About this RNA:
The RNA shown here (Bacterial RNase P class A) has 306 nucleotides and comes from a Flavobacteriales bacterium. Its Rfam family is "Bacterial RNase P class A". The family's RNA type in Rfam is ribozyme.
RNA sequence: CGAGAAAAUCGGUCUGUUGACUUUUAUAAUUAAAGUAGGAAAGUCUGGACACCAUAGGGAAACAUAGCGGAUAACAUCCGUCCAAUGCGAAUUGAGGACAAGUGCAACAGAAAGCAAGUACAGUUCGGCUGUAGUGAAAUCAGGUAAACUCUAUGUGGUGCAAUGAUAAGUAUAUCGGCAAUUAAGGGCGUCCCGUCCAAUGUCGAGGGGUAAUCAGCUCAAGUCUUUUAGCAAUGAAAGAUUUAGAUAAAUAACAGACAUUCAAUCUAUUGAAUACAGAAUCCAGCUUAUAGAUUUUCUCGUUUU
Numbered sequence: 001c002g003a004g005a006a007a008a009u010c011g012g013u014c015u016g017u018u019g020a021c022u023u024u025u026a027u028a029a030u031u032a033a034a035g036u037a038g039g040a041a042a043g044u045c046u047g048g049a050c051a052c053c054a055u056a057g058g059g060a061a062a063c064a065u066a067g068c069g070g071a072u073a074a075c076a077u078c079c080g081u082c083c084a085a086u087g088c089g090a091a092u093u094g095a096g097g098a099c100a101a102g103u104g105c106a107a108c109a110g111a112a113a114g115c116a117a118g119u120a121c122a123g124u125u126c127g128g129c130u131g132u133a134g135u136g137a138a139a140u141c142a143g144g145u146a147a148a149c150u151c152u153a154u155g156u157g158g159u160g161c162a163a164u165g166a167u168a169a170g171u172a173u174a175u176c177g178g179c180a181a182u183u184a185a186g187g188g189c190g191u192c193c194c195g196u197c198c199a200a201u202g203u204c205g206a207g208g209g210g211u212a213a214u215c216a217g218c219u220c221a222a223g224u225c226u227u228u229u230a231g232c233a234a235u236g237a238a239a240g241a242u243u244u245a246g247a248u249a250a251a252u253a254a255c256a257g258a259c260a261u262u263c264a265a266u267c268u269a270u271u272g273a274a275u276a277c278a279g280a281a282u283c284c285a286g287c288u289u290a291u292a293g294a295u296u297u298u299c300u301c302g303u304u305u306u
Stems, first nucleotide, its partner, number of pairs: 001302010012259007020036005038277001042288002045286005050160004057194004062156005067081005082096001083094004097151002102149002104145002119133005164216004173207001175206005186198004223242008260275006
């Protein structure tokens, strides 16, 4: 200098004018201050927090995981390590338990592709008993395949912020039908079985009436940052600092100028163009996918010079 591997950060900034939302603070009156859309907010693929069913069990089925050890609230995630495959290498990927529990699958060729038989030749204790050849990827109580069915081990309630709770307002259950009465009709406990609970003028339907407004949930979180410390690491502990959207049909913006980055032209001082993927709706931890460009660190291979 070139080509690669792995990890991380940014992905716009400033000024002026006008405007929107939240909190606090004054006022007759929007005065003043602080803050305001991501690294993926996307996908809805996983795991939870939280809420209710609900005082809520056992088994079966179903689904998930699969070398060994650890981390985490938990996970199909992450870290370390063993083995295998790919690569010169740094590294990457792994659906990595079991084929003597059983059932399957393997074209053609071959006598034959599994528990039985038997082509050709040779040996023979005359028993396909032993060996060789031939076909084939695989041939004599054998192998291959489980990302084939299956078996083994371990694990798993359901529904979801449109959860749920409170207040206000309003109304008609008018009427009809079925079942049933404590030895329980009907309903709840994801499916099924057992079991258990609620239930007496009950329960299941048909048909009809009223309401659907406001508030809470709603953002302090398993939070973030710095230092020290334990550990190979993922992460843990201690001390200190810090608060960074909470809308409700949807705010987080619009205009102007300058800067920044990239590309091209080029009279070397300028001009022009472009600036990605994309917008919260209960929250968090991961995974997957999209992404113009810029920066940093470590490592590998090659070439040249000193």